The RNA shown here (Bacterial RNase P class A) has 381 nucleotides and comes from Amnibacterium setariae. NCBI's taxonomy places the organism under Bacteria, Bacillati, Actinomycetes, Micrococcales, Amnibacterium. Its mean pLDDT, the model's own confidence on a scale to 100, is 77. It matches the Rfam family "Bacterial RNase P class A". Rfam links the family to the GO terms ribonuclease P activity, tRNA processing and dimeric ribonuclease P complex. By type it is a ribozyme.
[in-house]
RNA sequence: ACGGGCCGGCAGACGGUCGCGUCGCCGCUCCGCGAGGAGCGGCGCCGAGGAACGUCCGGGCUCCGCAGAGCAGGGCGGUGGGCAACACCCACCCGGGGAGACCCGAGAGCAAGUGCAACAGAGAGCAGACCGCCUCCGAGGACCUUCGGGGCCUCGGCGGUAAGGGUGAAACGGUGGUGUAAGAGACCACCAGGGGCCCGUGCGAGCGGGCUCGCUGGGUAAACCUCGCCCGGAGCAAGGUCGAACAGGGACCGAUUCGGCUGCUCGCCGAUGGUCCCGGGUGGACCGCUGGAGGGCCGUGGCAACACGUCCCCGAGACAGAUGGCCGUCACCGGCGCCUCGGCGCCGGUACAGAACCCGGCGUAUCGCCGGCCCGUUCUC
Numbered sequence: 001a002c003g004g005g006c007c008g009g010c011a012g013a014c015g016g017u018c019g020c021g022u023c024g025c026c027g028c029u030c031c032g033c034g035a036g037g038a039g040c041g042g043c044g045c046c047g048a049g050g051a052a053c054g055u056c057c058g059g060g061c062u063c064c065g066c067a068g069a070g071c072a073g074g075g076c077g078g079u080g081g082g083c084a085a086c087a088c089c090c091a092c093c094c095g096g097g098g099a100g101a102c103c104c105g106a107g108a109g110c111a112a113g114u115g116c117a118a119c120a121g122a123g124a125g126c127a128g129a130c131c132g133c134c135u136c137c138g139a140g141g142a143c144c145u146u147c148g149g150g151g152c153c154u155c156g157g158c159g160g161u162a163a164g165g166g167u168g169a170a171a172c173g174g175u176g177g178u179g180u181a182a183g184a185g186a187c188c189a190c191c192a193g194g195g196g197c198c199c200g201u202g203c204g205a206g207c208g209g210g211c212u213c214g215c216u217g218g219g220u221a222a223a224c225c226u227c228g229c230c231c232g233g234a235g236c237a238a239g240g241u242c243g244a245a246c247a248g249g250g251a252c253c254g255a256u257u258c259g260g261c262u263g264c265u266c267g268c269c270g271a272u273g274g275u276c277c278c279g280g281g282u283g284g285a286c287c288g289c290u291g292g293a294g295g296g297c298c299g300u301g302g303c304a305a306c307a308c309g310u311c312c313c314c315g316a317g318a319c320a321g322a323u324g325g326c327c328g329u330c331a332c333c334g335g336c337g338c339c340u341c342g343g344c345g346c347c348g349g350u351a352c353a354g355a356a357c358c359c360g361g362c363g364u365a366u367c368g369c370c371g372g373c374c375c376g377u378u379c380u381c
């Protein structure tokens, strides 16, 4: 220098201008006895993210349910640690990949049962004889012969055989030998794997070693299933407080009007009217609501995740939902041109996305840029 691996960070900056939202202050108008409230305007402060996203896990919080246990359903599955908890994180083990830094693994059980597997192939589950090899039987052929017979070749048949060929992702451990008619873990040696017993080591998963048994009959459980562990349900539209108007119930009043008793006067009753009270809790308002398992520097412990201590910081809270547009200068990246090879000029680009109760994770999207450590190749000193 180039290629690569891992970890971490940034997410354009400044100024002007127009606009939006919460909050505070001020002014005007309206309502109200008042406290105060509503509308409009002005000024000021603040105003998205590393993923605010998907809503896939785990918690806090709230309400409901609950003696305890089980079924159903869901999740998880190597060991040790971290954490409020987790399916997350760290370290390690085992298996796989890479030349390496390093990466990937839902990493219990398919010798309990059930199921599944295209094509090829004779045969794919306690399998299988297509070619090949071999004994025997039958037929034919030439040959040898001491004439009794003998072996050889070809074809057909009953069988044996998993050594060889061939098919396949996979064919019942591998190599060599003994053995056999030919063969076969049938037997033997070595190698690989597995089971049992034992020793050493490690907290542990495991690792290293010894003895022994010929035990070697595939794969798949993010297929049903089995084993072990965990999980009560719903979610801020949770939930709570205050509460108009209209309608409802009650008490009182009587100066209205109507009806009934009753033809008239009085009286009584009902409806209407007025005042007050009550219940429910709709429109609405408020709380929940953002200071919390919070962030940062340093120190201590720990390999690390993380924990503890000191100091500092506080940065949206809407309810149809604000955080945007334009201009200028600069920055970064890409392309083109010029050229004194270091710059200049022109053009284009600066993503993904966006709070809605709050946290911890995971997953996914993202123009580009920066820093650190490590691996490999090459060159120079």
Base pairs, nucleotide, nucleotide: 001377002376003375004374005373006372007371008370009369010368012330013329014328015327016326017325018324020047021046023044024043025042026041027040028039029038030037031036049352053363054362056361057360058359059358060357061235062234063233064232073231074230075229076228077227078092079091080090081089082088093107094105095104096103097102108226109225113224114223115220116219130165131164132161133160134159136157137156138155139154140153141152143150144149173191174190175189176188177187178186192216193215194213195212196211197210198209199208200207201206239287240286241285242284248278249277250276251275252274253273257271258270259269260268261267294313295312296311298309299308300307301306331350332349333348334347335346336345337344338343